[in-house]
Context: one part of a larger RNA
RNA sequence: GGAUGAACGCUGGCGGCGUGCCUAACACAUGCAAGUCGAGCGCGAUUGUUCGGACUGGAGGCUUCGGCCAAAGGGAAGAGCAUGAAAGCGGCGGACGGGUGAGUAACGCGUGAGCAACCUGCCUUGUACAGGGGGAUAGCCACUGGAAACGGUGAUUAAUACCCCAUAACCCCGAGAGACCGCCUGGUCACUCGGGCAAAGCCUUGGCGGUACAGGAUGGGCUCGCGUCUGAUUAGCUAGUUGGUGGGGUAAUGGCUCACCAAGGCUUCGAUCAGUAGCCGACCUGAGAGGGUGAACGGCCACACUGGAACUGAGACACGGUCCAGACUCCUACGGGAGGCAGCAGUGGGGAAUAUUGCACAAUGGGCGCAAGCCUGAUGCAGCAACGCCGCGUGAGUGAUGAAGGCCUUCGGGUCGUAAAACUCUGUCCUAAGGGAAGAAGAAAGUGACGGUACCUUAGGAGGAAGCCCCGGCUAACUACGUGCCAGCAGCCGCGGUAAUACGUAGGGGGCAAGCGUUAUCC
Numbered sequence: 001g002g003a004u005g006a007a008c009g010c011u012g013g014c015g016g017c018g019u020g021c022c023u024a025a026c027a028c029a030u031g032c033a034a035g036u037c038g039a040g041c042g043c044g045a046u047u048g049u050u051c052g053g054a055c056u057g058g059a060g061g062c063u064u065c066g067g068c069c070a071a072a073g074g075g076a077a078g079a080g081c082a083u084g085a086a087a088g089c090g091g092c093g094g095a096c097g098g099g100u101g102a103g104u105a106a107c108g109c110g111u112g113a114g115c116a117a118c119c120u121g122c123c124u125u126g127u128a129c130a131g132g133g134g135g136a137u138a139g140c141c142a143c144u145g146g147a148a149a150c151g152g153u154g155a156u157u158a159a160u161a162c163c164c165c166a167u168a169a170c171c172c173c174g175a176g177a178g179a180c181c182g183c184c185u186g187g188u189c190a191c192u193c194g195g196g197c198a199a200a201g202c203c204u205u206g207g208c209g210g211u212a213c214a215g216g217a218u219g220g221g222c223u224c225g226c227g228u229c230u231g232a233u234u235a236g237c238u239a240g241u242u243g244g245u246g247g248g249g250u251a252a253u254g255g256c257u258c259a260c261c262a263a264g265g266c267u268u269c270g271a272u273c274a275g276u277a278g279c280c281g282a283c284c285u286g287a288g289a290g291g292g293u294g295a296a297c298g299g300c301c302a303c304a305c306u307g308g309a310a311c312u313g314a315g316a317c318a319c320g321g322u323c324c325a326g327a328c329u330c331c332u333a334c335g336g337g338a339g340g341c342a343g344c345a346g347u348g349g350g351g352a353a354u355a356u357u358g359c360a361c362a363a364u365g366g367g368c369g370c371a372a373g374c375c376u377g378a379u380g381c382a383g384c385a386a387c388g389c390c391g392c393g394u395g396a397g398u399g400a401u402g403a404a405g406g407c408c409u410u411c412g413g414g415u416c417g418u419a420a421a422a423c424u425c426u427g428u429c430c431u432a433a434g435g436g437a438a439g440a441a442g443a444a445a446g447u448g449a450c451g452g453u454a455c456c457u458u459a460g461g462a463g464g465a466a467g468c469c470c471c472g473g474c475u476a477a478c479u480a481c482g483u484g485c486c487a488g489c490a491g492c493c494g495c496g497g498u499a500a501u502a503c504g505u506a507g508g509g510g511g512c513a514a515g516c517g518u519u520a521u522c523c
Stems, first nucleotide, its partner, number of pairs: 001523004006519005013392006019385002021350001026348003030345003035092003040089002047082005055074002060069003099303003108228008118220002123216007131165004141154005171196006178189004201208003229275003236266003241263008278300004282293004305326005328339004356382001358381003364378001365376004395425004405416004429464001430460006439450001467512005472493003478507005488495002
């Protein structure tokens, strides 16, 4: 000198674009953050409407005066049609998106290869197919346990839920014989025989779906070469350890796991142990080589109160799923239960220090749905903060009697200083009023949170907008007074003990400027 997710002190006008718990992966009140599909299924609250008319009502009429008949109006049960809430079964999604950096020195990451050892829902291409049957179970109903959370028993019911049979291959398994190829185990192709396996309908007249197989795309899994911090005041480490055979397991290779067998494997080219740490694209610095960093944005990994485990599923060992154990918090009728902000806001705490319990799905994107649409704290915006970068303003021109005043003075004057006043202008920002977007996609119409924002026009008036640090040398900028080794300054050298350009104040000056200094860290 440059840089920062900065903080602190003094000061502070506006706008654009960014950025904002680096500390306690500390604990969390409250709200929201993942739903959706009635074009898979049964049931059906509610509401509307059309019937229906128990009952009510009594105009009016009759009367033997006791009563009787009875229209209009109101209107229950019940029935039809429409509507379709909540819950339930079923499907898809909750494995994405969002957060954090605890752990991890590792094939975790980066880079380059390999898989003849693999998987892949939705999407896409192609070929072929969808025949028949069955038993349940939520819900509902009845009874019932419990304070609650949550259940139990019985009866009954549907499906694109479940099961069985059929059909079937270029699919799978076994046997046989053959051709071609190769990269170690081998791979591919065609043939014969035997065995095995599938499906689901719905709305409606053209749509959405279903099953099998083969290919594509996308996403993933595994393996290997090389690279990846410090310590030798850590020198030896290792029993599933290293290899083999066989079984199991996996989508798949493999001590991944198990039984048996052998005794191996790693290491001064640093094993093991200990410490520290998410890695990278990148970012900062530097002429470069290099050094430092890993905030924001993008890729990968790991984690989700702590530890362990599996289930479901194409995909998880699953942040807002399940089970077990633990710590903590809460409820309880003491029998038992509930919870997990490292999602967005927000609270306490810690800290030098880091924001709103905001608006909207209008756009982009995602989930579901034929669609309309619903959901979306992703996202788009707004709010707060000079935290950063960039831009603008705080006025411009004229103006000497060099006014007043301050400071210095050799008392002549010098200086602040064209600075002010005054005059003439301007209107960026500002204030008020009027107009007013693009972002919206489409045949047209409709649809904007931001936002009456940006922007435009008119009016007003210099009106509302400058500070901070420094002035001994390094280093740009000097005098006066006060103080008297005191009070104090200080990055280094060093100033201060009676004329201090070094302390404090004032005048003046220098530098930067909505900032300026200080501290911390890196080059």
Predicted 3D model of a 523-nucleotide part of an RNA (small-subunit ribosomal RNA, 5' domain) from Firmicutes bacterium HGW-Firmicutes-11. Lineage of the source: Bacteria > Bacillati > Bacillota. It matches the Rfam family "Bacterial small subunit ribosomal RNA". It was read from a public genome assembly.